[in-house]
A computed fold for a 388-nucleotide part of an RNA from Pelobacter propionicus DSM 2379, annotated as large-subunit ribosomal RNA, domain III. The source organism's lineage runs through Bacteria, Thermodesulfobacteriota, Desulfuromonadales, Pelobacter and Pelobacter propionicus.

Context: one part of a larger RNA
RNA sequence: GAGUAGCGAAAAUGCGGGCGAGAAACCCGCACACCGUAAACCCAAGGUUUCCUCCGUCAAGGUAAUCUGCGGAGGGUUAGUCGGUCCCUAAGGCGAGGUCGAAAGACGUAGUUGAUGGGAAACAGGUUAAUAUUCCUGUACCACCUAUUGUUGCGAUGGGGGGACGGAGAAGGGUAGGCGAUCCGGGCGCUGGUUGUCCCGGUUCAAGCGAGUAGGGGGGGAGAGCAGGCAAAUCCACUUUCCCAUUAACCUCGAGACGUGAUGACGAGAGCGUAUGCUCACAAAGUCGUUGAUCCCAUGCUUCCAAGAAAAGCCUCUAAGCUUCAGACAAUAGGUGACCGUACCGUAAACCAACUCAGGUGGGUGAGGAGAAAAUCCUAAGGUGAUU
Numbered sequence: 001g002a003g004u005a006g007c008g009a010a011a012a013u014g015c016g017g018g019c020g021a022g023a024a025a026c027c028c029g030c031a032c033a034c035c036g037u038a039a040a041c042c043c044a045a046g047g048u049u050u051c052c053u054c055c056g057u058c059a060a061g062g063u064a065a066u067c068u069g070c071g072g073a074g075g076g077u078u079a080g081u082c083g084g085u086c087c088c089u090a091a092g093g094c095g096a097g098g099u100c101g102a103a104a105g106a107c108g109u110a111g112u113u114g115a116u117g118g119g120a121a122a123c124a125g126g127u128u129a130a131u132a133u134u135c136c137u138g139u140a141c142c143a144c145c146u147a148u149u150g151u152u153g154c155g156a157u158g159g160g161g162g163g164a165c166g167g168a169g170a171a172g173g174g175u176a177g178g179c180g181a182u183c184c185g186g187g188c189g190c191u192g193g194u195u196g197u198c199c200c201g202g203u204u205c206a207a208g209c210g211a212g213u214a215g216g217g218g219g220g221g222a223g224a225g226c227a228g229g230c231a232a233a234u235c236c237a238c239u240u241u242c243c244c245a246u247u248a249a250c251c252u253c254g255a256g257a258c259g260u261g262a263u264g265a266c267g268a269g270a271g272c273g274u275a276u277g278c279u280c281a282c283a284a285a286g287u288c289g290u291u292g293a294u295c296c297c298a299u300g301c302u303u304c305c306a307a308g309a310a311a312a313g314c315c316u317c318u319a320a321g322c323u324u325c326a327g328a329c330a331a332u333a334g335g336u337g338a339c340c341g342u343a344c345c346g347u348a349a350a351c352c353a354a355c356u357c358a359g360g361u362g363g364g365u366g367a368g369g370a371g372a373a374a375a376u377c378c379u380a381a382g383g384u385g386a387u388u
Base pairs, nucleotide, nucleotide: 013031014030015029016028017027018026032385033384034383035382040365041364042363043362046345047344050343051075052074053073054072055071056070060068061067080141081140082341083340084339086119087118088117092113093112094111098107099106100105122139123138124137125136126135142337143336144335145334146333147332148331149330150329151328152327153322154321158317159316160315161314166304167303168302169301172297173296174295177291178290179289180288181287183202184201185200186199187198188196204265205264208260209259210258215253216252217251218250219244220243221242222241223240224239225238228236229235266286269280270279271278272277305308351360352359367379368378369377370376
C1' cells in the first nucleotide's frame, strides 16, 4: 500500500422466547423466502466412526459461538430368506505334462482361477438416543439331515433336453400411482358473506396359501423300426403305421382380479410443560367410479439383417456297479441352517479435486396444476435460508 480488496454463487431474512459471562449466526416458536426428475428418498463405489448421548471451547470453522463433520468420555451396527462367502461359467489371468528359447523366460493342452452374468427361500406392523426384510409380534417359505409309513430299478464326471439370450415396432389385458365421489370425525366464523351444491382431516394394509382368468406357445396320443448322439440307453434325433382333432380338445407358460391372510394391524384425542417433549386413554369410517403408466403379463407377438455368451443348479436316459442292503419317489414328524458385511455420509462440508472448494461422481423411486413431455413455471411430501 491499507484497515483497502476480499470473507467462495444476488435462495432472505424478521420478530418473540430459552440457555448463557456474553447471542445477527446455537435451541424452540411464529412469519417470510428457496428447491421440488431436487437442493427429496433408497442403493452401489469410495470414506472408515464422521453415527448417538454427556461434558468442553486453547486450536480448527475465512467473523462471533453457548454451536459443530472440532477436543474428551461413554454408547451404538443382532439375518437360514438382503448382499457376500458357496455352486457355475465369460473376457482375462495362472498353467501338470508339452512346444520353443543362451539363461531369465515365452506360448499353451488338460485343468484351475475369475462377476460386471446364471443359480433355493420373507412379508406386514411395532420398537431404540443411535440397528432393523436382522430385534419383537403376527403370518410364511426354502434347502439339507434323521425317523416312521407307503410305493419302487436305483445309479455319472458320460448322452439328451433345458437354462439360452439381438435390434426395431405395434396392439391387447392388468397393476402401481393420480383424481373425484361415497362414508366417518370435526367446524359455523375477531373482517362483507358462510347450515351450505359450505370448510378441514381421514377413507390404509404385504408376503404366503387357494383356485387358474385375460392372454402366449406346442396339433395331441399310441405302436413299430432304427446305420445318428465317440460305449450303452426305455432318453433325444430320424423313419413309419394307426386313432383323435382342425376357431376345438389336451399339455404347458401365465399377469392380475377374487377369497383367505385379517375376529388382526393401522387409523381421530386428552392432560402437563417456556420448548425439544412427557404421561394416559379410546379405536369411527375404512366403499365405489374414473383416469392411467416408461411397471407387469413379456425371455411374449410381428418384423428386419449385421443373425445376436458360457457353464452349473434343474429334468430325463442308461454304463460300471448294487440288488429284498443301499438307493429313489411321496407323505408325516423332529432337527439343523455356520462365517463375513450391516453405524453414518453418499450430486456431498464425510467420496475424487492440497480447503467445510460454484468442478467431477454409476443405478432405482420421483406426486399435483398447466403441458406432447422427466421441458418450463408455481406448489405437495420432504429438505433448506448456503459460517460474516